[in-house]
RNA sequence: AUAUUCCUUCGGGGUCGGGUGAAAUUCCCAACCGGCGGUGAUGAAGCAUUUGCUUCUUAGUCCGUGACCCGGUUAACAUUUAUUAAACGGUGGAUCUGGUGAAACUCCAGAGCCGACAGUUACAGUCUGGAUGGGAGAAGGGAAAA
Numbered sequence: 001a002u003a004u005u006c007c008u009u010c011g012g013g014g015u016c017g018g019g020u021g022a023a024a025u026u027c028c029c030a031a032c033c034g035g036c037g038g039u040g041a042u043g044a045a046g047c048a049u050u051u052g053c054u055u056c057u058u059a060g061u062c063c064g065u066g067a068c069c070c071g072g073u074u075a076a077c078a079u080u081u082a083u084u085a086a087a088c089g090g091u092g093g094a095u096c097u098g099g100u101g102a103a104a105c106u107c108c109a110g111a112g113c114c115g116a117c118a119g120u121u122a123c124a125g126u127c128u129g130g131a132u133g134g135g136a137g138a139a140g141g142g143a144a145a146a
Stems, first nucleotide, its partner, number of pairs: 004143007017029003031126002033115002035065004043056005060113002069090003073086004095111005117129003
């Protein structure tokens, strides 16, 4: 130092303004937002200075993944119907055109598109709720065989 393992902390943003209406932050015009890991030709710094190397940084729509929902299994409780927990499986949205270039769905320009469930005087990515929850993971600290 590594496999492995324990503890602590952290870990999601958003309807300006207007229209219709009895009623809408839910419809219409318009506005706004973008979890986590990876990839990456962006940007910055340092080294070398011919190619280059190192560190930090760069995607809602690429690859994977979490929340929500569904399923059986196991365990607990309970007693035949459910409830809770754990690990696992399933489901789960969206991008093109032009430019540069050796190379771009990641850069630049333009135009698009997408967003769980339940609730609601009327349909919700943005309000309220499950949720002071869960969580991909991130940071710090400790233990640790060959």